[in-house]
RNA sequence: UGAGUCGGUCAGACGGUCGCGUCGAUGCUGUGAUCCCGGGUUUCCGGGCAACGCACAUCGCCGAGGAACGUCCGGGCUCCACAGGGCAAGGUGAUGGUUAACAGCCAUCCGGGGCGACCCGCGGGACAGUGCCACAGAAAACAGACCGCCACGACGAACCACCCGGCUUCGGCCGGACAGGCGUCGGGGUAAGGGUGAAACGGUGGUGUAAGAGACCACCAGCACUCCAGGUGACUGGAGUGGCUAGGUAAACCCCACCUGGAGCAAGGUCAGACAGCAAGCGUUCGAGGGCGGCCCGCCCGAGCUUGCGGGUAGACCGCUAGAGGUGCUCGGCAACGAGUACCCGAGAUGGAUGACCGUCCGUCGCAUGCCGGCAACGGUGUAUGACGACAGAACCCGGCGUACCGACCGACUCAUCCA
Numbered sequence: 001u002g003a004g005u006c007g008g009u010c011a012g013a014c015g016g017u018c019g020c021g022u023c024g025a026u027g028c029u030g031u032g033a034u035c036c037c038g039g040g041u042u043u044c045c046g047g048g049c050a051a052c053g054c055a056c057a058u059c060g061c062c063g064a065g066g067a068a069c070g071u072c073c074g075g076g077c078u079c080c081a082c083a084g085g086g087c088a089a090g091g092u093g094a095u096g097g098u099u100a101a102c103a104g105c106c107a108u109c110c111g112g113g114g115c116g117a118c119c120c121g122c123g124g125g126a127c128a129g130u131g132c133c134a135c136a137g138a139a140a141a142c143a144g145a146c147c148g149c150c151a152c153g154a155c156g157a158a159c160c161a162c163c164c165g166g167c168u169u170c171g172g173c174c175g176g177a178c179a180g181g182c183g184u185c186g187g188g189g190u191a192a193g194g195g196u197g198a199a200a201c202g203g204u205g206g207u208g209u210a211a212g213a214g215a216c217c218a219c220c221a222g223c224a225c226u227c228c229a230g231g232u233g234a235c236u237g238g239a240g241u242g243g244c245u246a247g248g249u250a251a252a253c254c255c256c257a258c259c260u261g262g263a264g265c266a267a268g269g270u271c272a273g274a275c276a277g278c279a280a281g282c283g284u285u286c287g288a289g290g291g292c293g294g295c296c297c298g299c300c301c302g303a304g305c306u307u308g309c310g311g312g313u314a315g316a317c318c319g320c321u322a323g324a325g326g327u328g329c330u331c332g333g334c335a336a337c338g339a340g341u342a343c344c345c346g347a348g349a350u351g352g353a354u355g356a357c358c359g360u361c362c363g364u365c366g367c368a369u370g371c372c373g374g375c376a377a378c379g380g381u382g383u384a385u386g387a388c389g390a391c392a393g394a395a396c397c398c399g400g401c402g403u404a405c406c407g408a409c410c411g412a413c414u415c416a417u418c419c420a
Base pairs, nucleotide, nucleotide: 001416002415003414004413005412006411007410008409009408010407012361013360014359015358016357017356018355020063021062023060024059025058026057027056029055030054031053035048036047037046038045039044065391069402070401072400073399074398075397076396077264078263079262080261084297085296086295087294089260090259091258092257093256094108095107096106097105098104109123110121111120112119113118124255125254129253130252131249132248133247146194147193148190149189150188152186153185154184155183156182159181160180163176164175165174166173167172202220203219204218205217206216207215221245223242224241225240226239227238228237229236230235268318269317270316271315277309278308279307280306281305282304289301290300291299292298325344326343327342328341329340330339331338332337362389363388364387365386366385368383369382370381371380372379373378
């Protein structure tokens, strides 16, 4: 200098004008409970002081995020339930740790990819059983004979070989016979070879055989079991024995181990306010209906329940934002994380606020142009101008995961090349 890997930070800045929400302060402002005075008298009328609150006005402070998002996991919190049994259902899945918990995170192991930094894994079981394996191919799982190879049988011919006879210039030639080679067919053997496929039932060499084959042997790979060594463990390394070889798929059913009550802040509670019932069906020990997450059994409560028509309300407050909270430092730990300590933490709407416009600057990009360097492409720098500045927005609160995102910057590491 170039090409990468991993991790992190920021998410335009400042000013002006207007606007929105919470809270606070202020007000010769409005409203006006209680109380006081007067009158009347069952609950009324008139007047006065005027708190708290509300409304309005003015001023002041503060006012979205790294994902506030999706709501995919996990928890807190709230209510319901909290005799039990069986059967289903759902989730998780290498090992060890971490945590309130998790499908997260950290470390490690195994498998795969990359020269490497590093990345990816939907990582229990396929000798418990069942199913499936497209296309191609003869055959796809108790394998399989399309080509090829092999012996056998039948038939055929006389090209070659063998055999017989004759001739010869000794190279061969001619004639005959024959079924060894050859051709066709048949029923067989064979998984060595070809071809198909993601995958064809270990690999190489030999023995063996008609040809072949773990049929047998040697070595290698792999599997199962046993033992030894290391490790908390997954697992790794080594030795031996065995049978000679075992396909894939469990995000197919399934098996194994472990885990799992339901509903959710419209949870739930307090206050205030409104209303009107009618009809039909079922039922009150011959038990409707409800609860115990689903079903069955069982247990408990039990006098109302269901449907239709009609009527009313849809306000305020609490929950509600300081929490498994953040940052720095120290200590323990490889790390996730934990412990201690100091400091910091002013959204809380509910027809749902957090915005709009203007100016200056900043950043990125485009266009035009001056200067500098260069043969040029182009690079550097200045000026002017235009566009753009993302994704997206709290709604009970946290921990994760996933997804979206204009761009800018920082750190650590790897590889290649060059220079010293």
Source information: Bacterial RNase P class A from an Actinomycetota bacterium, 420 nucleotides, folded computationally. A source record names the gene rnpB. The RNAcentral record of the sequence draws on ENA. The source organism's lineage runs through Bacteria, Bacillati and Actinomycetota. Model confidence (mean pLDDT): 75 of 100.